[in-house]
RNA sequence: GACAGUUCUGCGGGAGAGACCCGGGCAGCUUCUCAGCGCCCGGGCGCCGAAGGCGCAACUCCGCCCGGAAACGCUCAGGCAAACGGACCGUGGAACUGCG
Numbered sequence: 001g002a003c004a005g006u007u008c009u010g011c012g013g014g015a016g017a018g019a020c021c022c023g024g025g026c027a028g029c030u031u032c033u034c035a036g037c038g039c040c041c042g043g044g045c046g047c048c049g050a051a052g053g054c055g056c057a058a059c060u061c062c063g064c065c066c067g068g069a070a071a072c073g074c075u076c077a078g079g080c081a082a083a084c085g086g087a088c089c090g091u092g093g094a095a096c097u098g099c100g
Stems, first nucleotide, its partner, number of pairs: 001099001003098011018045001020044007028037003046080003052076001053074003059068002
C1' cells in the first nucleotide's frame, strides 16, 4: 500500500416445511361453559434443510495413494404462524498472516 487470505464484530438482505392430531396441567383472558383463547409438559403421524454434526460423497491432483472436502447426500441435532435462529451475499471496523 489497502493487494490477497483468515478470525471476530456492527449494519442490511436471507429460503424451506402441519398456526397438525391426542392427552394432561395452569397464574390468566372471554364467558352463550358440555367450552374457547393463551402458556407449559408428554405422546403420535407427516414434512423441511441454510445453525451444528456425520458421509462409503461430487470435487481437488497428469494418473494413483494419502490428505482436504461442497450449496451434494443423511436427517442425530435443529426447524415447520409470528418472534428467535439461519448457511450464504453485500458493506463498515479491528486483529493476524502473506505479498509488493

This is a predicted structure of a 100-nucleotide RNA (Glycine riboswitch aptamer) from a Gammaproteobacteria bacterium. Its mean pLDDT, the model's own confidence on a scale to 100, is 77.